[in-house]
RNA sequence: AGAGUUUGAUCCUGGCUCAGAAUCAACGCUGGCGGCGUGCCUAACACAUGCAAGUCGAACGGGAGAGUUCUUUUCGGAGAGCGAGUAUAGUGGCGAACGGGUGAGUAACGCGUGGGUGAUCUACCCUUUGGUGGGGGAUAACCCGGGGAAACUCGGGCUAAUACCGCAUGAGCCUAAAGUUGUAAGUAAUUUUAGGGAAAGUUUUCGAAUGCCGAAGGAGGAGCCCGCGUCCGAUUAGCUAGUUGGUGAGGUAAGAGCUCACCAAGGCAACGAUCGGUAGCCGGUCUGAGAGGACGGACGGUCACACUGGGACUGAGACACGGCCCAGACUCCUACGGGAGGCAGCGGUGGGGAAUUUUGGGCAAUGGGCGAAAGCCUGACCCAGCAACGCCGCGUGGAGGAUGAAGGUUUUCGGAUCGUAAACUCCUGUCUAGAGGGACGAAGCAAGUGACGGUACCUCUGGAGGAAGCCCCGGCUAACUCCGUGCCAGCAGCCGCGGUAAUACGGGGGGGGCAAGCGUUGUUCGGAAUUACUGGGCGUAAAGGGCGCGUAGGCGGUUUCGGAAGUCAUGGGUGAAAGUCCUCGGCUCAACCGAGGGAUUGCCUGUGAAACCACGGGACUGGAGUGCUGGAGAGGGAAGUGGAAUUCCCAGUGUAGCGGUGAAAUGCGUAGAUAUUGGGAGGAACACCUGCGGCGAAGGCGGCUUCCUGGACAGACACUGACGCUGAGGCGCGAAAGCCAGGGGAGCAAACGGGAUUAGAUACCCUGGUAGCCCACGCUGUAAACGAUGUCAACUAGCCGUUGGGAGCUUUAAUGUUCUUAGUGGCGCAGCUAACGCGAUAAGUUGACCGCCUGGGGAGUACGGCCGCAAGGUUAAAACUCAAAGGGAUUGACGGGGGCCCGCACAAGCGGUGGAGCAUGUGGUUUAAUUCGAUGCAACGCGAAGAGCCUUACCAGCCCUUGACAUCCUGCGAACUUUCCAGAGAUAGAUUGGUGCCUUCGGGAACGCAGUGACAGGUGCUGCAUGGCUGUCGUCAGCUCGUGUCGUGAGAUGUUGGGUUAAGUCCCGUAACGAGCGCAACCCUUGUCCUCAGUUGCCAGCGGUUCGGCCGGGAACUCUGGGGAGACUGCCGGUGAUAAACCGGAGGAAGGUGGGGAUGACGUCAAGUCAUCAUGGCCCUUAUGGGCUGGGCUACACACGUGCUACAAUGGCCGGUACAGAGGGCAGCGACCCCGCGAGGGUGAGCGAAUCUCAUAAAACCGGUCGUAGUCCGGAUCGCAGUCUGCAACUCGACUGCGUGAAGUCGGAAUCGCUAGUAAUCGCGAAUCAGCAUGUCGCGGUGAAUACGUUCCCGGGCCUUGUACACACCGCCCGUCACACCAUGGGAGUGGGUUGCAAAAGAAGUGGGUAGUCUAACCUUCGGGAGGACGCUCACCACUUUGUGAUUCAUGACUGGGGUGAAGUCGUAACAAGGUA
Repeated sequence: AGAGUUUGAUCCUGGCUCAGAAUCAACGCUGGCGGCGUGCCUAACACAUGCAAGUCGAACGGGAGAGUUCUUUUCGGAGAGCGAGUAUAGUGGCGAACGGGUGAGUAACGCGUGGGUGAUCUACCCUUUGGUGGGGGAUAACCCGGGGAAACUCGGGCUAAUACCGCAUGAGCCUAAAGUUGUAAGUAAUUUUAGGGAAAGUUUUCGAAUGCCGAAGGAGGAGCCCGCGUCCGAUUAGCUAGUUGGUGAGGUAAGAGCUCACCAAGGCAACGAUCGGUAGCCGGUCUGAGAGGACGGACGGUCACACUGGGACUGAGACACGGCCCAGACUCCUACGGGAGGCAGCGGUGGGGAAUUUUGGGCAAUGGGCGAAAGCCUGACCCAGCAACGCCGCGUGGAGGAUGAAGGUUUUCGGAUCGUAAACUCCUGUCUAGAGGGACGAAGCAAGUGACGGUACCUCUGGAGGAAGCCCCGGCUAACUCCGUGCCAGCAGCCGCGGUAAUACGGGGGGGGCAAGCGUUGUUCGGAAUUACUGGGCGUAAAGGGCGCGUAGGCGGUUUCGGAAGUCAUGGGUGAAAGUCCUCGGCUCAACCGAGGGAUUGCCUGUGAAACCACGGGACUGGAGUGCUGGAGAGGGAAGUGGAAUUCCCAGUGUAGCGGUGAAAUGCGUAGAUAUUGGGAGGAACACCUGCGGCGAAGGCGGCUUCCUGGACAGACACUGACGCUGAGGCGCGAAAGCCAGGGGAGCAAACGGGAUUAGAUACCCUGGUAGCCCACGCUGUAAACGAUGUCAACUAGCCGUUGGGAGCUUUAAUGUUCUUAGUGGCGCAGCUAACGCGAUAAGUUGACCGCCUGGGGAGUACGGCCGCAAGGUUAAAACUCAAAGGGAUUGACGGGGGCCCGCACAAGCGGUGGAGCAUGUGGUUUAAUUCGAUGCAACGCGAAGAGCCUUACCAGCCCUUGACAUCCUGCGAACUUUCCAGAGAUAGAUUGGUGCCUUCGGGAACGCAGUGACAGGUGCUGCAUGGCUGUCGUCAGCUCGUGUCGUGAGAUGUUGGGUUAAGUCCCGUAACGAGCGCAACCCUUGUCCUCAGUUGCCAGCGGUUCGGCCGGGAACUCUGGGGAGACUGCCGGUGAUAAACCGGAGGAAGGUGGGGAUGACGUCAAGUCAUCAUGGCCCUUAUGGGCUGGGCUACACACGUGCUACAAUGGCCGGUACAGAGGGCAGCGACCCCGCGAGGGUGAGCGAAUCUCAUAAAACCGGUCGUAGUCCGGAUCGCAGUCUGCAACUCGACUGCGUGAAGUCGGAAUCGCUAGUAAUCGCGAAUCAGCAUGUCGCGGUGAAUACGUUCCCGGGCCUUGUACACACCGCCCGUCACACCAUGGGAGUGGGUUGCAAAAGAAGUGGGUAGUCUAACCUUCGGGAGGACGCUCACCACUUUGUGAUUCAUGACUGGGGUGAAGUCGUAACAAGGUA
């Protein structure tokens, strides 16, 4: 310090998530030791039991006992001494208000910080000072008696005090009055007078010590008051009657409405009162670079509380945790009459909970209470125990050790790895264990005193012995493989893994991290600049209020003077300690602890400065405003007025249609429409002018005239003198639609009717048509109210237009040009921006103020409030859910977007298919099996260039199991062969012949048989694990790279543009310059010529001839096959930029790639093929392998594709007759001849072929016949008889002859091929093959028609545009409905909590009153009084009760919308012109 995640990729915005640190933690797995800390966060829930506050006999009256000694005894006991004036109940004093616990309440002077107290108190302690004289009456204990179960209590009697009460004295003190000095003040000092008020003793060594009373001071403590700070909510906006103040009185230690009476009507609040929610506060802790944020456990300060609520008493101090009284709930005891209790002290129990310890030791230390002291008490405290809960430290060994052992894992089978790891050798001894020694902590003058503890520590003994786990290994994030599983089981913090090769699940091996721990979960901060003070934004991502006026507030021009609030400087006080930080020191180190320093950014206060800001006084003119002159303008309001047009009415002319649409229909019209002419009525809007022109704050404003009226602008002077800017609330204006009641209503037109369109059409289109649009009075208050850009001010290059005003110059006096000012537009520099873009009219650079934003959805919704007549508006959430949603730009793809251009793409033609019969393939069906694959184009006469057996993979049956085939081992045998028999055959049995080759003589090689196990074998699966091969877009013209340049980047440029081409072909231009794969060319073939060669081919001339190039011969020609020439836009003319190129022409066999072929860029389709082959993985192994026989692949209601033959006369049949090319041939082609009607048979010459042969080419041509018919067309089907191949033609071959003679008379919708030697038509050959083509591949013969053209259909190329698509339009995506689940709103209500108001009620207590009862101290005139207690009563008041509101939580039949969900239903609203933008 960052990273992952939106996209095909990119930049940005933006959320979600992770890595870090921390924890009073918990859970899972694991666990050796020690030190130091920490340990009920939940039920302030309830508590058994023990302990936690006592002490003093030197305040007081009393005063034991156990035990022991002695005496006595009736042997039961009794008495005395010691114990002992001990223990001790009681009276009294001090303490119990500290210490310890908890955080319920409290948003408060509660806390923090700094002050005030001239408004106060203070026991014990310290200092100073003055006193301490003399009396009195009671009462507990105790004794007697009574009540009660108990707790306890009543009556009578005795008694003491440092208990209680008078009297005396009063230096101080207090009260009242009158003064003096000083003070802001209730203060201090002081004078006079009057009045008031104290005390206690005890011990003693007799020296004293210690108490007590009054007063003053101190220390420490406490009370009260004040400034500032202290959470969230405005969907809480008004609150308040003791309320705010005054006067008087009461009350308190003390100020005060603290309380009361009277008077006044105030007080608080947008700088957030009141109300609601939450919470003890702080020092600090955690985090963070800091600023901040979160927290307040332990330790320390403080507050509050003590079962819940109320109350006072005592006291220096309490309204009192281990005190009292009352009420309430709960628990316990009870004899039922009554009583007792309060762990939020330390332990402990139950309960709650994810979760938190021992019913321990000791007062040795520190501290506290009492005491003169000894001492006692102390669950404060010091220690120990439990818990890895945290932090810190240590250990689980060290060195050597390669046959790289065994074993595990993996493997390409070679190895690799665990791994120097182990074994083994040599060492060491921390910790643990045992033994011996053994502290500090203990202090004052000495002695004594140790819970921890026989602990820390030291020494010794022994032996590697007792001591390692947890998480992770797809990316983030360090670390990889095998097996299992197969969208299952599971994982997951985010992205996401898993559907048969999972580094992501589970296990193994290996590795990485941390380590007595490791992970998970929760929480906090960080990262998050993701609330932005430091430190963000608002044109399009979330975000500028619709616009103005203006209140509070914020901010504010130049200059001078003043004081000094802010500010700055320098002192003082405080900011507790602990903690954090630095230094030093102590435990072996560290954690931990000690000491010193620093810091504590704050508050208060003294002194000083005066630049800035604020404040006060004075001055100025530049900001702002006023006056004067002038012109521009759809600025606003009111009244009037004009013409064109539509419609309607009346009248005329006139006749059959009009109107409307893509096309129609509804509608209107013979009752006379439309059209046309004249007249009239009425309403609304104002053509041209009209202009990115004008005006206005915005909304908005358009004929003309008049009246009223606002603002802006220009010019030149004068005046005022900061009067300004912004603006939360507030007020006003505010399009359209809508609302109220009234008017108006020509046209247009929601709703609605009808007609069309459509699958439907509640739409788009048409015909009608009502609200409404219009006027006037009100309301509404919203818009994509947009420049999606708040207002104001200043500054910052230019250029061009336009509107209004002003000025200069010039001129042909139309004008032109320059400057300036106010608007309004277009470009553009710098700069800014994520980019797009903005760019003096800023989105630049700054300042002032306001508004607004903080992921998407839920939702601008619900509830509540306010406004509204309503519709609705405004303000405005949450639960839940997702990991995105979004902006700009890029590359593609796509568009019922655009432009340009190609192609038998259309068009123009020729011939077909689709109808028939048959052939063939496919689907389907059938079957024991009908093996498998191919499935839009790009499967379907395809794999298959040829299924009777074989093939064959399928089915049935019969057989084999190291196997039909390969390698290795062992044994035997040569191999091989003849014949017979069983069987469907495989196979089995018998039988004949045969003994080979090499040799180092051991044996070996090949082959066969048998055996054993390794293995063979598989047309079994996966073409979505693959190689190879292939199809397709497409023989389309494209696809890329290097360097450079541009861009933040994806990318762009080049490759775009202007021409041209079949072509990214070429030329020109050009931030590009070059290059590669494609195109073209090079290759084959064909077309012309030359040359060479001349048999088997050829024959012009010569000769011969059986008349056949047959022979001699020839080498000319044809031909064959080698080599060459030729064509290149080369030449001419034109067009074009003078280019590339195009058009025309010449020559030429051929002319603009001459024709044809081979040749297929980057890539696309998870295209096809595991059944050509190869191959990973999986599966079968007496079978999914192998052999055999028979069957099937040939089935047949149907459907489709591809073909053949036809339907006939351009023809059929008969007869005659002519001309090819390219091929094949030895298990072959097979001539001649003979036989057969024929298929064919017999024979067999020749030929491994330019020689022989297949082999007569057919159409054509000549002649004849048929005469438009189901025919002399057509040949299916069937019958009979044959031929050939083959082991075998039944299922299931081809062919021949005779007979039979079906459908079919040119084919619906639709659809295919072809642009020239092509289509069409005719035959021939070949591969496969024993046999079997209408298929396939080739060959030649005859040989057309048409192309105006590119609008349309299909496919493709380039450029451009839009996009919400990128699996890329076969895309994306919206809403209703149906189903399931989830949270939520409404809801007749119902049940709780809190609380306001009005009342009732009134315990205990305090205060007031008191006529009843009682009463020791003092007074007394002895009657009584003072004072007190009880009782009664009044006031206040807790619990409680009633009524009525408010608020909140839960629940509720039913209901509303919302969210999510694998697939569903209906349509297709949006994204392209999304098919109606």